[in-house]
Description
Predicted 3D model of a 72-nucleotide RNA (transfer RNA) from Reclinomonas americana ATCC 50633. Its Rfam family is "tRNA". Rfam classes the family as a transfer RNA. The organism belongs to Reclinomonas americana, within Eukaryota.
RNA sequence: GUCCUCUUCUUCUAGAGGCUAGGAAGCUGUCCUUUCACGACAGAAACAUGGGUUCAAUUCCCAUAGGGGACA
Numbered sequence: 001g002u003c004c005u006c007u008u009c010u011u012c013u014a015g016a017g018g019c020u021a022g023g024a025a026g027c028u029g030u031c032c033u034u035u036c037a038c039g040a041c042a043g044a045a046a047c048a049u050g051g052g053u054u055c056a057a058u059u060c061c062c063a064u065a066g067g068g069g070a071c072a
Base pairs, nucleotide, nucleotide: 001071002070003069004068005067006066007065010025011024012023013022018055027043028042029041030040031039048064049063050062051061052060
């Protein structure tokens, strides 16, 4: 330099055009317990950035940024 691939709550991830963006761990609160732990219930929290296509984009396309890989 060319090409491929990935980027979603604090973390690991599901979702592949119309979802209230779901789950697990963690965090917070309440209950339970003499207390802690365990357990039960509830809650907060996310689509890398900028454009394009579309009635509608986390999803499709392009570019950029970052991570990984192949070739040179």